This is a predicted complex of two RNAs, RNase P RNA and transfer RNA, with 428 nucleotides together.

């Protein structure tokens, strides 16, 4: 130089006029005033109400190596196993298929207690064909065919016997562990085909909602309840209903129905609050490989609510990306012009 | 803020749940019938299954991440 892996910063500056939001006061000044994702609403906690006897049950969702971290988490670190990469590195929803169901097209004999052809061998007889039986080596399907090669053995064949390779178990060694081992032993390999992002099992975790939660003030109609005053349902003088109370029931008794005045509580629109200083940021020092944690120091940085945070311009040769707060924090995710840093890996040239 | 729900041929839809051939109708194209046109009849073309990834032998279906387009909840009775 090139082509690349990975990790991480930055997301325009400084000025001037004119506005908007908050807040201070001396009331026309002075201060703050969007992000790395604010975003998607995907997890996970704060916080609020509301349910709560057994609640460590069912159900139903999540989640899934193996230690750490965290307030938590399906987030981060660290390290195991698979995988691809020449490498740096980089993907992994990665318990169980020997509890049990279910699938596995087409093709091919057979998709799981395999005999199409083929090969060996019995019978049989029309001498080249039929029956039967033994064989998983060989053929050909398939994404997948029941450990591989080779040498022996056999009627042919086969882990049927033996070397290597491969697996599986046990002990032993290393590691907390997941797990590994050029250690030793044993096992012919029924180690039982794949699929659980199919249904199930097995561990583990989860009560519900959700700032439009919740809490206070609090019109107008509407409608509840008290008291007071006027009045009392239908047929007609005698009955016959409705509702409340007199602890069920029957009788028997008493009050009530409507209007108009008053005051009272609910509670809708509104408005007030919850609201922003908080598992905060920076720096530095110890502890840890790391992810974090703990300590000192310092700094405070939007709180609006139809809903501010902008508009035009000078200068930096040019100013541009993806995108905007709505209770809050911790992640993942997805988008993002441009620049910039630092490690690291092939390969080529010079020296 | 919270909830859910739809994308499949130019339109309207099936098919997903249970995975192996992508289909209907209508709309377009040619041919037949006709003097001509409609209607019928007969045949053809037309699909990245909104996109990426990922399980899987194999994905329109299953996972998961994205875009697009909608719906419902604030009180009172």
């Nucleotide at each position: 130089c090139c082509a690349g892996a990975u990790g991480g910063c930055u997301g325009g500056a400084c000025g001037g006029c004119u506005g908007c939001u908050g807040u201070g006061c001396u009331u026309g000044c002075a201060u703050a005033g969007a992000g790395g994702a604010a975003a998607g609403u995907c997890c996970g906690g704060g916080c609020u109400c509301c349910a709560c006897g057994g609640a460590a049950a069912a159900a139903c969702g999540g989640u899934g190596g193996u230690g750490g971290g965290u307030a938590a988490c399906g987030c981060c670190c660290a390290c195991c196993g698979g995988a691809g990469g020449u490498g740096a590195c980089u993907c992994u929803a990665g318990g169980g298929a020997a509890a049990g169901u279910g699938c596995c097209a087409c093709a091919g004999a057979a998709a799981a207690u395999a005999a199409c052809c083929g090969c060996u061998u019995u019978c049989g007889c029309u001498u080249g064909c039929g029956a039967g039986a033994g064989u998983a080596a060989g053929g050909g399907u398939g994404a997948a065919a029941a450990g591989g090669u080779g040498c022996g053995g056999u009627a042919a064949g086969a882990g049927c016997g033996c070397a290597c390779c491969g697996c599986g178990c046990g002990u032993g060694u290393g590691g907390u562990a997941a797990c590994a081992u050029u250690a030793c032993g044993c096992g012919g390999c029924a180690u039982a085909g794949g699929u659980a992002a199919a249904c199930c099992c097995c561990g583990c975790c989860g009560g519900g909602a959700g700032c439009a939660a919740g809490a206070c003030c609090a019109a107008a109609u509407a409608g509840g309840g008290a008291u007071a005053u006027c009045g009392c349902g239908c047929a007609u003088u005698u009955g016959c209903a409705g509702g409340c109370g007199u602890u069920u029931u029957c009788c028997g008794c008493g009050c009530c129905a409507g209007a108009u005045a008053u005051c009272c509580g609910g509670g809708u629109a509104g408005g007030u609050u919850g609201c922003u200083a908080g598992a905060g940021g920076c720096a530095g020092g110890c502890a840890g490989u790391a992810a974090u944690g703990u300590c000192u120091g310092u700094c405070c940085a939007a709180g609006a609510u139809g809903a501010a945070u902008a508009g035009c311009u000078g200068u930096c040769u040019u100013u541009u990306a993806c995108a905007g707060a709505a209770c809050c924090c911790g992640g993942c995710u997805u988008a993002c012009a441009g620049g910039c840093c630092a490690u690291c890996u092939g390969g080529a040239u010079u020296u | 803020g919270c909830a859910c729900c739809c994308g499949u041929a130019g339109c309207u839809c099936a098919g997903c749940u249970g995975g192996a051939u992508a289909g209907a109708g209508u709309a377009c194209u040619u041919g037949a019938c006709u003097a001509c046109g409609a209607a019928u009849c007969a045949a053809g073309g037309g699909g990245u299954c909104g996109g990426g990834a990922g399980u899987u032998c194999g994905a329109a279906u299953c996972u998961u991440c994205c875009c697009g387009g909608g719906u419902g909840c604030g009180c009172c009775a």

Annotation
Rfam match: Bacterial RNase P class A. From the family's description: Ribonuclease P (RNase P) is a ubiquitous endoribonuclease, found in archaea, bacteria and eukarya as well as chloroplasts and mitochondria. Its family is annotated with dimeric ribonuclease P complex, ribonuclease P activity and tRNA processing in the Gene Ontology.